The prediction has a mean pLDDT of 82.
This is a predicted structure of a 534-nucleotide part of an RNA (large-subunit ribosomal RNA, domain I) from a Prevotellaceae bacterium.
Context: one part of a larger RNA
RNA sequence: GGCGGACGGGGGAUGCCUAGGCUUCCGUAAGGCGAAGAAGGACGUGGUAAGCUGCGAAAAUUUGCGGGGAUUUGCAAACGAGAUUAGAUCCGCAAUUAUCCGAAUGGGGCAACCCAACAGAAUAGUAUUCUGUUACUCGAGAGAGAGCAAACCCUCUGAACUGAAACAUCUAAGUAGGAGGAGGAAAAGAAAGAAAUAUCGAUUUUCUGAGUAGUGGCGAGCGAAAAGGAAAUAGCCUAAACCAUAAUUGUGAUAGCAAAUAUGGGGUUGCAGGACUACAUUAAUUUUGAUAUUGAGCAAGUGGAAUUAUCUGGAAAGAUAAAUCGAAGAGGGUGAAAAUCCCGUACACGUAGAAUUGGUAUUAAGAAGUAGUAUCCUAAGUAUGGCAGGGCACGAAGAACCCGGUCAGAAUCAGCGGGGACCAUCCCGCAAGGCUAAAUACGGACGGAAGACCGAUAGUGAACCAGUACUGUGAAGGAAAGGUGAAAAGAACCGCGAACAGCGGAGUGCAAUAGAACCUGAAACCGUUCGCCU
Numbered sequence: 001g002g003c004g005g006a007c008g009g010g011g012g013a014u015g016c017c018u019a020g021g022c023u024u025c026c027g028u029a030a031g032g033c034g035a036a037g038a039a040g041g042a043c044g045u046g047g048u049a050a051g052c053u054g055c056g057a058a059a060a061u062u063u064g065c066g067g068g069g070a071u072u073u074g075c076a077a078a079c080g081a082g083a084u085u086a087g088a089u090c091c092g093c094a095a096u097u098a099u100c101c102g103a104a105u106g107g108g109g110c111a112a113c114c115c116a117a118c119a120g121a122a123u124a125g126u127a128u129u130c131u132g133u134u135a136c137u138c139g140a141g142a143g144a145g146a147g148c149a150a151a152c153c154c155u156c157u158g159a160a161c162u163g164a165a166a167c168a169u170c171u172a173a174g175u176a177g178g179a180g181g182a183g184g185a186a187a188a189g190a191a192a193g194a195a196a197u198a199u200c201g202a203u204u205u206u207c208u209g210a211g212u213a214g215u216g217g218c219g220a221g222c223g224a225a226a227a228g229g230a231a232a233u234a235g236c237c238u239a240a241a242c243c244a245u246a247a248u249u250g251u252g253a254u255a256g257c258a259a260a261u262a263u264g265g266g267g268u269u270g271c272a273g274g275a276c277u278a279c280a281u282u283a284a285u286u287u288u289g290a291u292a293u294u295g296a297g298c299a300a301g302u303g304g305a306a307u308u309a310u311c312u313g314g315a316a317a318g319a320u321a322a323a324u325c326g327a328a329g330a331g332g333g334u335g336a337a338a339a340u341c342c343c344g345u346a347c348a349c350g351u352a353g354a355a356u357u358g359g360u361a362u363u364a365a366g367a368a369g370u371a372g373u374a375u376c377c378u379a380a381g382u383a384u385g386g387c388a389g390g391g392c393a394c395g396a397a398g399a400a401c402c403c404g405g406u407c408a409g410a411a412u413c414a415g416c417g418g419g420g421a422c423c424a425u426c427c428c429g430c431a432a433g434g435c436u437a438a439a440u441a442c443g444g445a446c447g448g449a450a451g452a453c454c455g456a457u458a459g460u461g462a463a464c465c466a467g468u469a470c471u472g473u474g475a476a477g478g479a480a481a482g483g484u485g486a487a488a489a490g491a492a493c494c495g496c497g498a499a500c501a502g503c504g505g506a507g508u509g510c511a512a513u514a515g516a517a518c519c520u521g522a523a524a525c526c527g528u529u530c531g532c533c534u
Stems, first nucleotide, its partner, number of pairs: 001533009015519001016483002020454002022451007031442001032148002040101003043056003047079001051075002062095006071083003106115003116134007136145003152183001153181005163170001167217001193200002204231005214222002235435003238379001242265005248259004270413001272378004276372004285367012301349003307322005323340002325329001331343003384408004389403003394420001415430005470477002490518001493505004
């Protein structure tokens, strides 16, 4: 020096574990917060107090009501000082307080700072301090707006990569992105509809129809509807004719007439309806609002069955033996594996205020008839047409229908629109005003359930004081880091040592090769010792 054995150091793999994640679903009286100052922060705040958490100069809190029933002054020990059965701590609800910045709003500003005006208070005082008010836009005023927040929704705007095996129409796609707006949902919605010789009767969503009919450099692709089944169902209000009132204007002889305006009544549809004229009527049914009363549901919560002995062991829930309960043998914890030890579980009960909702009573308001058919009304720069576009599954096509731009521009119920060019017949409907719950979409928050999901290089970037440390001028990028033990019983005391280092005894503990650099403790790598070989 090599090889091998044994024992160590080193290192932190592996195994086991889970405090955290991931995914899905269900429920919510959950869908907002904000000038009554939000979201988010800065700075303070404790007996001692650096951080986190809580809170705000009333500052780990104050008050009331309810719950609860023995401890307690958060994480977080110790010391100190206290509180509490005269009910604390704690939990729920409702209030109080709530510095400064921030939409930030008296003016300014390099956020958490600086400087004002006016009024009031303290004061001898015009000094100084404190309190209140003072931004802008809209509105006559009252008042409203702004900013933040996950997705869902509506409107406006709107790509490219890509596919077409190249590429230009086309596709991707009305997607991504940008702007605005709203709600708990939004949007749509009570036929100028869909159909076809029969009818249906607002909208929305879903299954089928159907990858069908179509569309398409008839390429790539795109792609309906009716009808049938289902979910959920709900229908209404104006404008006008006509009537009345008011003030105004015109005219005029101040009797009146007319016009337009405002308010009220009236009226709301296609089997046309209404006004108007005549007649009849206040009945029946039903809807909505208000008030009163009575329930439901909702907070923290309450009750909740049944086991002992022996053995092994540090410890019994294990083994053995004999029992019990079960509307409860879900799950978790307890010194190993517990239906009967603890928390729970099945089941049963309780619940304030606000909001929600059902019933009953009272009251208020709305809705309805018959006949006549002379006259009047029934939404105009609208319908529709030309040109050039867009949307419809439909790319200009034979292209209806719908919507803007531009130029033209009707009819008035003997009327008008539609039925995929257009015309006739026939059928269906009544535009040019408006509102409308449910079935549907989403999941940031709260509560709950689950997993042939992960188990610390995994699972969120983050199991741990993580969007932290750190990097970057900045936008932004972005880690590592879990485990003593059942219980700190966390090693009194002694020794070596410069030692608050480290180690040896002693002691604790089942165990200290569980000693805090702490479960297990692989490999690389470094040693000690023994054997053999050179």
The RNAcentral record of the full RNA draws on ENA.